[in-house]
RNA sequence: CUUAUCCAGAGUGGCCGAGGGGACAGGCCCGACGACGCCACAGCAACCUGGUGCAAACGCCAAGGUGCUAACUCCUGCCCACUGGGGAGAGAUAAG
Numbered sequence: 001c002u003u004a005u006c007c008a009g010a011g012u013g014g015c016c017g018a019g020g021g022g023a024c025a026g027g028c029c030c031g032a033c034g035a036c037g038c039c040a041c042a043g044c045a046a047c048c049u050g051g052u053g054c055a056a057a058c059g060c061c062a063a064g065g066u067g068c069u070a071a072c073u074c075c076u077g078c079c080c081a082c083u084g085g086g087g088a089g090a091g092a093u094a095a096g
Stems, first nucleotide, its partner, number of pairs: 001096006011041005019030003024077004042069003047065002049062005073090001078087003
């Protein structure tokens, strides 16, 4: 850079100790009943992978490589609609 997906799903323990939810702004929320982060184990999902059914489309099984396990990508920011939403942009993940 291209393509696909992003309202589903899945947490316990240990360590640490004050902020965290990517940045900015506005909200909202999590957090000394220990958040965030790190480690271990467990789990979720099925992009790649392996097997398998099929003419194909598309399925099914497994879980080796990734990814993920508060809130839609926490919500909004720009455009259309006008309060349900659609699109763009940005971001994340996978494959190339």
SAM riboswitch aptamer (S box leader) from a soil metagenome, 96 nucleotides, folded computationally. The RNAcentral record of the sequence draws on MGnify. The coordinates come from a structure-prediction model, not an experiment, and the mean pLDDT is 84. The model forms 97% of the base pairs in the Rfam consensus.